[in-house]
The RNA shown here (SAM riboswitch aptamer (S box leader)) has 106 nucleotides. Model confidence (mean pLDDT): 82 of 100. It was read from a public genome assembly, where an Rfam model found it. The model forms 97% of the base pairs in the Rfam consensus. It matches the Rfam family "SAM riboswitch aptamer (S box leader)". Rfam describes the family as follows. The SAM riboswitch is found upstream of a number of genes which code for proteins involved in methionine or cysteine biosynthesis in Gram-positive bacteria.
RNA sequence: UGCUUAUCAAGAGUGACUGAGGGACAGGCCCUAUGAAGUCCGGCAACCUACAUUUUUAAAUAUAAUGUAAGGUGCUAAAUCCUGCGGUAAAUCCGAGAGAUGAGAU
Numbered sequence: 001u002g003c004u005u006a007u008c009a010a011g012a013g014u015g016a017c018u019g020a021g022g023g024a025c026a027g028g029c030c031c032u033a034u035g036a037a038g039u040c041c042g043g044c045a046a047c048c049u050a051c052a053u054u055u056u057u058a059a060a061u062a063u064a065a066u067g068u069a070a071g072g073u074g075c076u077a078a079a080u081c082c083u084g085c086g087g088u089a090a091a092u093c094c095g096a097g098a099g100a101u102g103a104g105a106u
Base pairs, nucleotide, nucleotide: 003104004103005102006101007100008099013041015040016039017038021031022030023029025084026083027082028081042076043075044074047072048071049069050068051067052066053065054064080098085095086094087093
């Protein structure tokens, strides 16, 4: 890099350093010297993880549910900011695609 699978309308800064871009891509529409991106600190959440209880069992480290914690990730403007392809004439609707993140296999 590609594959499988789950999730993506909730939540999170009046901080420090620094100083011009940023929101994946394209088209829009936005954010930004009243400070972008980045680093640090803080915070949010609970995918993996740990523990407890219940479930199951002859018994259990198995399975599943609930709760607690926060070690590994992740996230911290706007629904993944909106649209992109189809259902369609249209949409605040549905599905797909693309993308992001976690876990797993190769």